[in-house]
RNA sequence: ACGCGUUCCCGGGGAGGGGUGGAAGUCCCUACCGGCGGUCACAGCCCGCGACCCCGCGUCCGGCCCUCGGGCCGGGCAACGGUUGACCCGGUGGAACUCCGGGGCCGACGGUCACAGUCCGGAUGAGAGGGAACGCGA
Repeated sequence: ACGCGUUCCCGGGGAGGGGUGGAAGUCCCUACCGGCGGUCACAGCCCGCGACCCCGCGUCCGGCCCUCGGGCCGGGCAACGGUUGACCCGGUGGAACUCCGGGGCCGACGGUCACAGUCCGGAUGAGAGGGAACGCGA
């Protein structure tokens, strides 16, 4: 170095300026932001993953019934699975929808005196993953 185990740490960013209006950080003009792994060369828009949402193998708690084998009701967690947005042109090069130039596009759910990627909320949460320490092994 490699494998396994335990523990700890890290792990999401963004509305500045103006307009309309009784009221908008939500509409209009402009601006700003982009998790994780992969990809012969660097990715919000190529492949895959996570979270949110749906389903519920299984499991735990409470209650009732019972012919004591079990059955029913309610609640929590939850594997597997499902849903889940967006890119083209030119240039360089051995190689780039990843770099350079140009133009474009996307962004869950609930809330709100007016419609939200940026405000409030679930979230001091969770997590893809990244790192460290200790122990064991061949």

Model confidence (mean pLDDT): 85 of 100. A computed fold for a 138-nucleotide RNA from Egicoccus halophilus, annotated as FMN riboswitch aptamer (RFN element). Taxonomically the source falls in Egicoccus (Bacteria, Actinomycetota, Egicoccales, Egicoccaceae). Its Rfam family is "FMN riboswitch aptamer (RFN element)". From the family's description: The RFN element is a highly conserved domain that is found frequently in the 5'-untranslated regions of prokaryotic mRNAs that encode for flavin mononucleotide (FMN) biosynthesis and transport proteins.